[in-house]
Context: one part of a larger RNA
RNA sequence: CCGUACCGAAGGAACUCGGCAAAUUGCCCCCGUAACUUCGGGAGAAGGGGGCCUCGUCGCCGGGCAACCGGAGGCGAGGGGCACAGGCCAGGGGGUGGCGACUGUUUACUAAAAACACAGGGCUCUGCGAAGUCGCGAGACGACGUAUAGGGUCUGACGCCUGCCCGGUGCCGGAAGGUCAAGGGGAGCGGUGAGAGCCGCGAACCGAAGCCCCGGUAAACGGCGGCCGUAACUAUAACGGUCCUAAGGUAGCGAAAUUCCUUGUCGGGUAAGUUCCGACCUGCACGAAUGGCGUAACGACUUCCCCGCUGUCUCCGGUACGGGCUCA
Numbered sequence: 001c002c003g004u005a006c007c008g009a010a011g012g013a014a015c016u017c018g019g020c021a022a023a024u025u026g027c028c029c030c031c032g033u034a035a036c037u038u039c040g041g042g043a044g045a046a047g048g049g050g051g052c053c054u055c056g057u058c059g060c061c062g063g064g065c066a067a068c069c070g071g072a073g074g075c076g077a078g079g080g081g082c083a084c085a086g087g088c089c090a091g092g093g094g095g096u097g098g099c100g101a102c103u104g105u106u107u108a109c110u111a112a113a114a115a116c117a118c119a120g121g122g123c124u125c126u127g128c129g130a131a132g133u134c135g136c137g138a139g140a141c142g143a144c145g146u147a148u149a150g151g152g153u154c155u156g157a158c159g160c161c162u163g164c165c166c167g168g169u170g171c172c173g174g175a176a177g178g179u180c181a182a183g184g185g186g187a188g189c190g191g192u193g194a195g196a197g198c199c200g201c202g203a204a205c206c207g208a209a210g211c212c213c214c215g216g217u218a219a220a221c222g223g224c225g226g227c228c229g230u231a232a233c234u235a236u237a238a239c240g241g242u243c244c245u246a247a248g249g250u251a252g253c254g255a256a257a258u259u260c261c262u263u264g265u266c267g268g269g270u271a272a273g274u275u276c277c278g279a280c281c282u283g284c285a286c287g288a289a290u291g292g293c294g295u296a297a298c299g300a301c302u303u304c305c306c307c308g309c310u311g312u313c314u315c316c317g318g319u320a321c322g323g324g325c326u327c328a
Base pairs, nucleotide, nucleotide: 001323002322003321004320005319006318007317008316010314011313014312019309027051028050029049030048031047036041038157052079053078054077055076056075057074058073060071061070062069063068080084092307093306094305095304097302098301099299100298104116105115120155121154122153123152124151125150126149132141133140134139158294159293160292161291163224164223165222168221169220170217171216172215173214174213177212178211179210183206184205188201189200190199191198192197225243226242227241228240229239252286253283264280265279266278267277268276
């Protein structure tokens, strides 16, 4: 010096990306417990007290007819120790946000998560030899099921909700019309041939699905504007004009897991806060099942703050064991 344990004056997160690690807490009984809440919860909230041994006394429980035996306690008095849940074992706590409702699942060997799943919701297909899937096929699964069933897809408890656009793409519907292949059809043209004939080409016209066309459909893929002016201080613009569009973003949220400018501005917390919380709205580039906004409970998730506690640190020292190193 390194590893593993352990102790430490004063301070107590000043360490650091971050309290990482360590320390604190820890059991049982009694008292006592807030906001919020889906009334279950939150709760072991928080916080506080007691705990060893002996004696007295009081009822209680079990066995027994009873004396008595066994057991757990209440009250009172006393005893010993540095220490009484005496060792091992054995929650630190609280507050505010974000995300995900929850218990679960996952990258076997760097990711456990806000990812996946999930009950619940919607759309859609499928009438049964179902749709769908596997197989060349027979056949099988679906299912010894039958629309309260089965498949696909999106969303993801619950609460309040889920606006406008069908022009494009997709899907669904449409006995007309346009286009359209083989095929049908043969006007007509050509080769050959003495002739009869044989052969080839071939216009009109009749010909499906598809496409065009006409409609519907957004919890289908998706999309949801610009410029100029205007109020008796300014500023702003309820109002007006104009251009474009299929329609120009409603509710709710908003510097956000989204905000470039940006450490926006104001407020809170700190002596001091690019983070955090609450607001504002100028949303570079939120927005409604690629769901929007809330939400008790839950989380080895994530942000910030406080109490407690500590060798994380100021700043290092010591002890034990093991190693390294030096000497013998």